A computed fold for an 89-nucleotide RNA from Aquibacillus koreensis, annotated as c-di-GMP-I riboswitch aptamer. Rfam family: c-di-GMP-I riboswitch aptamer. Rfam's curators write: GEMM was predicted in a large-scale screen for bacterial structured RNA regulatory elements. Its family is annotated with cyclic-di-GMP binding in the Gene Ontology. The prediction has a mean pLDDT of 84. Of the family's consensus pairs, 95% are formed in the model.
[in-house]
């Protein structure tokens, strides 16, 4: 090297859920707090997949709101890509 993840070693991240703080939301940020992770490091119209639905288009229903349809909007701790400590057998 490659595969591979121990009865190690030095460590890392940080799930809910509670506060602020932003966002049409989905989420995203800070502070708290550990569920869990051998890649829970990176990577989003140009691999799939899920979330959302503001614009925008289409209907309905009649004075004004509703249905639905769409991501160049999210999500990487959903699978995938692509990089990485250690070394046990």
């Nucleotide at each position: 090297u490659a595969c591979u993840g121990a009865c190690a070693a030095a460590g890392g991240c940080a799930a809910a859920g509670c506060c602020g703080c932003u966002u049409a939301a989905a989420g995203g940020u800070g502070g708290u707090g550990a569920c869990g992770c051998a890649a829970a490091g990176c990577u989003a119209u140009a691999g799939g997949g899920g979330c959302u639905a503001a614009g925008a288009g289409u209907g309905a229903a009649u004075g004004u709101u509703u249905a639905c349809u769409u991501a160049u909007g999210c999500u990487a701790g959903c699978c995938a890509g692509c990089u990485g400590c250690c070394g046990u057998a």